[in-house]
RNA sequence: AGAGAAAUAAGAGCGCCAGGACUCUCGCGGAAAGGUGCGGGAGUCGACGAGGAAGACGUUCAUCGAAGCAUUCGGCGGGUACGUCUCGGCUUCGGGCAGUCGUCAGGGCGGUGACAAAUCCCGGCGGUGACGCCGGGGACAAAGCAUCGUCUUAGCCCGGGC
Repeated sequence: AGAGAAAUAAGAGCGCCAGGACUCUCGCGGAAAGGUGCGGGAGUCGACGAGGAAGACGUUCAUCGAAGCAUUCGGCGGGUACGUCUCGGCUUCGGGCAGUCGUCAGGGCGGUGACAAAUCCCGGCGGUGACGCCGGGGACAAAGCAUCGUCUUAGCCCGGGC
């Protein structure tokens, strides 16, 4: 120096960068200096939280709002979404089919609810710089999230009981 193993913490707006924008540096060009421009190199940015997991396989533009106004743009990987199957709950007492959900386990409709985080402000540290990190202050959401209520709200067939 590299490789491997183990433990702890954190983690799906999670991780990465060849497009792009920006910064520095070197060179070209220019009478000279500078700028614009061109080329090389090195770097920086590249998703702010809320929310989401029966299992296996497959698939890709996988819910909600905040900020901002070229970049949270674009690309790649992944992902609790979605599809199929298995298992399980519910739909009548049992079974089959079908549907719909996922162990808080059927759906529709309505009401109510939330110290969100970044952006912003102040201070500090690192860097030539673009920028990065830390501390403090004050706010502001929505939902397929939570909770309450309601519905003449969930079938078909066979069998049993009353």
The RNA shown here (glmS glucosamine-6-phosphate activated ribozyme aptamer) has 162 nucleotides and comes from a Rubrobacteraceae bacterium. It matches the Rfam family "glmS glucosamine-6-phosphate activated ribozyme aptamer". It is annotated as a riboswitch. NCBI's taxonomy places the organism under Bacteria, Bacillati, Actinomycetota, Rubrobacterales, Rubrobacteraceae. The coordinates come from a structure-prediction model, not an experiment, and the mean pLDDT is 81. It was read from a public genome assembly, where an Rfam model found it.